A computed fold for a 256-nucleotide part of an RNA from Chlorellaceae sp., annotated as large-subunit ribosomal RNA, domain VI. NCBI's taxonomy places the organism under Eukaryota, Chlorophyta, core chlorophytes, Trebouxiophyceae, Chlorellaceae. A source record names the gene rrl. Rfam family: Bacterial large subunit ribosomal RNA. Its family is annotated with structural constituent of ribosome and ribosome in the Gene Ontology. The coordinates come from a structure-prediction model, not an experiment, and the mean pLDDT is 86.
Context: one part of a larger RNA
RNA sequence: CGCUAGAGUAUUGAAGGGAUUCAUCCAUAGUACGAGAGGACCUGGAUGAACACACCUCUGGUGUAUCGGUUAUUCUGCCAAGGGUAAACGCCGAGUAGCCAUGUGUGGAGGUGAUAACUGCUGAAAGCAUCUAAGUAGGAAGCCCACCCUAAGAUGAGUACUCUCCAUUAGGCCACGGGAAGACAAUCCGUUUGAUAGGCAUCAAGUGUACGCAUGGUAACAUGUUUAGCUGAGAUGUACUAAUAGGCCAACUGAU
Numbered sequence: 001c002g003c004u005a006g007a008g009u010a011u012u013g014a015a016g017g018g019a020u021u022c023a024u025c026c027a028u029a030g031u032a033c034g035a036g037a038g039g040a041c042c043u044g045g046a047u048g049a050a051c052a053c054a055c056c057u058c059u060g061g062u063g064u065a066u067c068g069g070u071u072a073u074u075c076u077g078c079c080a081a082g083g084g085u086a087a088a089c090g091c092c093g094a095g096u097a098g099c100c101a102u103g104u105g106u107g108g109a110g111g112u113g114a115u116a117a118c119u120g121c122u123g124a125a126a127g128c129a130u131c132u133a134a135g136u137a138g139g140a141a142g143c144c145c146a147c148c149c150u151a152a153g154a155u156g157a158g159u160a161c162u163c164u165c166c167a168u169u170a171g172g173c174c175a176c177g178g179g180a181a182g183a184c185a186a187u188c189c190g191u192u193u194g195a196u197a198g199g200c201a202u203c204a205a206g207u208g209u210a211c212g213c214a215u216g217g218u219a220a221c222a223u224g225u226u227u228a229g230c231u232g233a234g235a236u237g238u239a240c241u242a243a244u245a246g247g248c249c250a251a252c253u254g255a256u
Stems, first nucleotide, its partner, number of pairs: 001153001005164007015150004021049007033038001051107005059101004066094005071086006111145001113143001118138004165254001169251001171249004175191005196242003199238005205231003212225005
């Protein structure tokens, strides 16, 4: 921009894409078959591999400054306690959220239709025979459906319901606070009739017992106060801060 008044919500499905896998074991059954050796079809059940999708409860990885330890140096006048730097965490031990797999869950089940090779029934041409010529029945991991996803620019532009009509409503956009959305757009949520983000409080979770003081020790240090102190992303609550103030577009009831 179109779809022909303008919108919101819910849909149909033309068409397109994805998936479709395999193995082992048990029973049937040591049965059918076979002299024996060996050894089934069919049917039912179980387990697994690879693959695909999703997720983070568990097991783990990462987690660049969350906590602790620690060396050198420098700074805060000194002690103590700390900050900076040491290749873009100095090194080391852990680690929430998020992200992730090696972790967890799920899936390829069952079925319909038309068929291939092939197997048939009836049956002539051709008194026989013949699955075929008329007629007719089966038959595959394959094909069309079915399963999952997209989907009316399907210009063939579909359908249903609801809302709006004279200068602004219906509604949308901007703006602003944001997001398990994201390069930017887009998308989704919120904007005081508010828990959207930050802050704060409590909790979870992480680290691992802070500083100071006291006691013991010549001291290094230990013990007590103290499962402390500190803490990014998590949960709940709370208007303290900021979502203020606002602006714009938008149908002659619609044949251009």